[in-house]
RNA sequence: GGCAGAGUAGGAACUGAUGCGUCAAGUGCCGGCUGAACAGGGAGUUGUCAGUCGGACGAAAUACGCGGAGGCCGGGAAGAAAUUCUCCGACGUCUGACGUAUGCGGUAUCAGGUCCGCAUCCCGCUGCU
Numbered sequence: 001g002g003c004a005g006a007g008u009a010g011g012a013a014c015u016g017a018u019g020c021g022u023c024a025a026g027u028g029c030c031g032g033c034u035g036a037a038c039a040g041g042g043a044g045u046u047g048u049c050a051g052u053c054g055g056a057c058g059a060a061a062u063a064c065g066c067g068g069a070g071g072c073c074g075g076g077a078a079g080a081a082a083u084u085c086u087c088c089g090a091c092g093u094c095u096g097a098c099g100u101a102u103g104c105g106g107u108a109u110c111a112g113g114u115c116c117g118c119a120u121c122c123c124g125c126u127g128c129u
Stems, first nucleotide, its partner, number of pairs: 001129005010116003014112006020105003029055008040123004061102005066096004071091001073089003076085003
């Protein structure tokens, strides 16, 4: 000198655990602003991430229990009766910022192994030559 390689932040799907939402937050998409990180050293984007502001879009609940309201039927009580009721029970209906379970959400965090992984430039490291 040439060839090959290692290693970061971070990312992806999967599995498990614990949550959140299901009264729609979150996630995803678009734009503005601010900031941060990006292999051992230096630089670093039109890439990445975070914060913030704005915009467009947008959803899956069900069962059981419990509570409440009211309906109806039966009983009870009062009354001479019509009728009435802070009474009891059964069965539907409606309802809940209640519970549990099963779902649902391009859901959050943590753990696990797997895979991907410096845009790029300069130098360095390891192996071979």
This is a predicted structure of a 129-nucleotide RNA (THF (Tetrahydrofolate) riboswitch aptamer) from Lachnospiraceae bacterium NK3A20.
Lineage of the source: Bacteria > Bacillati > Clostridia > Lachnospirales > Lachnospiraceae.
Rfam family: THF (Tetrahydrofolate) riboswitch aptamer. For this family Rfam cites "A eubacterial riboswitch class that senses the coenzyme tetrahydrofolate" (Ames et al., Chem Biol, 2010).
The sequence is in RNAcentral, with records from Rfam.